[in-house]
Overview:
The RNA shown here (FMN riboswitch aptamer (RFN element)) has 119 nucleotides. Its Rfam family is "FMN riboswitch aptamer (RFN element)". Gene Ontology term of the family: FMN binding. It was read from a public genome assembly, where an Rfam model found it. The prediction has a mean pLDDT of 85.

RNA sequence: AAUAAACUUCAGGGCAGAGUGAAAUUCUCUACUGGCGGUAUACUCCGCGAACCAAGUAAUUGGCCGAAUCGGUGAAACUCCGAUAGCAACAGUUAUAGUCUGGAUGAAAGAAGAGUAUU
Numbered sequence: 001a002a003u004a005a006a007c008u009u010c011a012g013g014g015c016a017g018a019g020u021g022a023a024a025u026u027c028u029c030u031a032c033u034g035g036c037g038g039u040a041u042a043c044u045c046c047g048c049g050a051a052c053c054a055a056g057u058a059a060u061u062g063g064c065c066g067a068a069u070c071g072g073u074g075a076a077a078c079u080c081c082g083a084u085a086g087c088a089a090c091a092g093u094u095a096u097a098g099u100c101u102g103g104a105u106g107a108a109a110g111a112a113g114a115g116u117a118u119u
Base pairs, nucleotide, nucleotide: 001119002118003117004116007113008112009111010110017029018028019027031099032098033088034087035048036047037046038045043086044085052063053062054061055060068084069083070082071081072080090102091101092100
């Protein structure tokens, strides 16, 4: 240094202001947020996780899984810069939720760490 099994820790953000109303952080205007790995730096590319659905006592397996274009720079960008647009699980609620409450002091893609074994 590489590989292997097991271990420890960490691992998701956001309604400010106004309007209507009996009632809305849920509607309207507007504001705000963007998990992990890859790649020229990505909410929208590729892949993954979570959530959701089905089967199973369970481990687990299968399914499902949102949304972007144009111009510029450059060797290289659907990632940068400029402009305009779009998307966001389930359950709950005096009124419809990406942002409130809840499952969740959970789980996990993965990140880091120390030791062991082998080469």